[in-house]
RNA sequence: AAUUGAUAAAGGCAAAUCCAUCGAAAGAUGGUGACGCAAAGCCACGGGUCUAAGAUUGGGAACAAUUAUGAUCGCCGGGUUGCCACA
Numbered sequence: 001a002a003u004u005g006a007u008a009a010a011g012g013c014a015a016a017u018c019c020a021u022c023g024a025a026a027g028a029u030g031g032u033g034a035c036g037c038a039a040a041g042c043c044a045c046g047g048g049u050c051u052a053a054g055a056u057u058g059g060g061a062a063c064a065a066u067u068a069u070g071a072u073c074g075c076c077g078g079g080u081u082g083c084c085a086c087a
Stems, first nucleotide, its partner, number of pairs: 003087001004085002012037002018031005035074001041080003045077003048072003054067005
């Protein structure tokens, strides 16, 4: 330095819930709280999933359908950075 992650050590992150705010929504941010996580650090590059404001189509209308430019890295792959060390 690399692989790997155990019976370590020091730590780290923080699900659901509830409250507030933002958002059309999905969801996000902060607080609360720990389900869990060896990258549950970061990046929307590829796939998946979620939402459908706007747009398009159908309809007399009510509505319905389709669609990401929106979201998700704690869905997967990929890229990139990092603590420790049995082996």
Predicted 3D model of an 87-nucleotide RNA (c-di-GMP-I riboswitch aptamer) from Paenibacillus cremeus. Rfam family: c-di-GMP-I riboswitch aptamer. Its family is annotated with cyclic-di-GMP binding in the Gene Ontology. The source organism's lineage runs through Bacteria, Bacillati, Bacillota, Caryophanales and Paenibacillus. It was read from a public genome assembly, where an Rfam model found it. Model confidence (mean pLDDT): 89 of 100.